[in-house]
């Protein structure tokens, strides 16, 4: 210098899905007790997949044991207004790596 690949940081760049559910408490409003409200807390039910985590086909291996990917599967964790977060993508600056 280059940059397919790995990786760190930054971006007021992009970035999906799923609850107008039920009950209790608290609070608000009303006031003689409520067919009201609720971005809070607790529990329940239903649901979602794109933090993280787990599983495996081909393949490797003579065989056994074993190793082994994902946006697939599971849903432990997380999530189901907005915000935050967010796999992944883009841009920038580095590190590794790489042929010359």
């Nucleotide at each position: 210098g280059c940059c397919a690949c790995c990786u760190g940081c930054g971006c007021a760049g992009g970035g999906a899905g799923a609850a107008u559910c039920c009950g209790g408490c608290g609070g608000a409003c009303a006031u003689g007790u409520g067919u009201u409200c609720u971005g809070g807390c607790c529990g329940g039910u239903g649901c979602c997949g794109a933090a993280g985590g787990a599983g495996c086909a081909a393949c490797c291996g003579c065989c056994c044991c074993g190793g082994u990917a994902a946006a697939c599967u599971c849903u432990c964790a997380g999530g189901c207004a907005a915000g935050c977060g967010g796999a992944c993508c883009g841009c920038g600056c580095g590190g590794g790596g790489c042929a010359c």

This is a predicted structure of a 100-nucleotide RNA (Glycine riboswitch aptamer) from a Paracoccaceae bacterium. The source organism's lineage runs through Bacteria, Pseudomonadati, Pseudomonadota, Alphaproteobacteria and Paracoccaceae.